[in-house]
RNA sequence: GGCCGGGCCCGGCUCACGGGUGGCCCGUGAACCUGGUCAGGGCUUGACCGCAGCAGCCAUAAGCGUGUGUCAUCCGGUGUUUCGGUGUCCUGGCCGUC
Numbered sequence: 001g002g003c004c005g006g007g008c009c010c011g012g013c014u015c016a017c018g019g020g021u022g023g024c025c026c027g028u029g030a031a032c033c034u035g036g037u038c039a040g041g042g043c044u045u046g047a048c049c050g051c052a053g054c055a056g057c058c059a060u061a062a063g064c065g066u067g068u069g070u071c072a073u074c075c076g077g078u079g080u081u082u083c084g085g086u087g088u089c090c091u092g093g094c095c096g097u098c
Base pairs, nucleotide, nucleotide: 001095002094003093004092005091006090007089008087009085010084011083012082015079016078017076018075019074020073021072022071023070024069025067026065027064028063034059035058036057037056042051043050
C1' cells in the first nucleotide's frame, strides 16, 4: 500500500415495547317529534269484536361511558432481526513493497 472480515456510522426491512386514534364487544341511553307490547282511561258497537293510544316494561337510534378485552391503523431521541451503502474511525487475517 492492496484485498477480505468484524465493530461503529447512515439508510431500508422484520419483530417487540411505549403512546395516539378508529372499529367491534360490554354498559348506559328518547316525556313527545323510534319501534314492539300496551294496564288504566278514551272512542266505537244493542252486545261481542274492534280502533287510536298515555304511563309502565322491552328493544334500540344519535350520543355518552368503561376496559391488564379484541382487531386495524398512525407515530417514535426505545430495543431487536436481516439487507444494502461506503466512511477522515477502530480492530483482525492474508499478500506485496521499503
This is a predicted structure of a 98-nucleotide RNA (Bacterial small signal recognition particle RNA) from a Phycisphaerales bacterium. It was read from a public genome assembly, where an Rfam model found it. The model forms 88% of the base pairs in the Rfam consensus. Its mean pLDDT, the model's own confidence on a scale to 100, is 78. It matches the Rfam family "Bacterial small signal recognition particle RNA". From the family's description: The signal recognition particle (SRP) is a universally conserved ribonucleoprotein involved in the co-translational targeting of proteins to membranes. It is annotated as a non-coding RNA gene.